[in-house]
């Protein structure tokens, strides 16, 4: 320098043929249970989907660029 993949809740991830409330598990908070913990049942908070711009009636999803991470190739040594 060229190509490919990834970025969604505190953590691990699902959702990517564009469409009606953006979800799961763990974690966290409350409550129930217990003599008290743990475990378990129930409820709840937490995101403007890496950023900017564009396409569209409508974008986590499509396009361009940027940032960060990973892999491969080439070049130099």
């Nucleotide at each position: 320098g060229g190509g490919c993949c990834c970025a969604u809740a505190g953590c691990u991830c699902a959702g990517u043929u564009g469409g009606u409330u953006a979800g799961a598990g763990c974690a966290c908070a409350g409550c129930c249970c217990u003599g008290a913990u743990a475990a378990g049942a129930c409820u709840g908070g937490g995101g403007u989907c890496a950023g900017u711009g564009g396409u569209u009636c409508g974008a986590a999803u499509c396009c361009a660029c940027u940032u960060g991470g990973g892999c491969c190739c080439a070049c130099c040594a």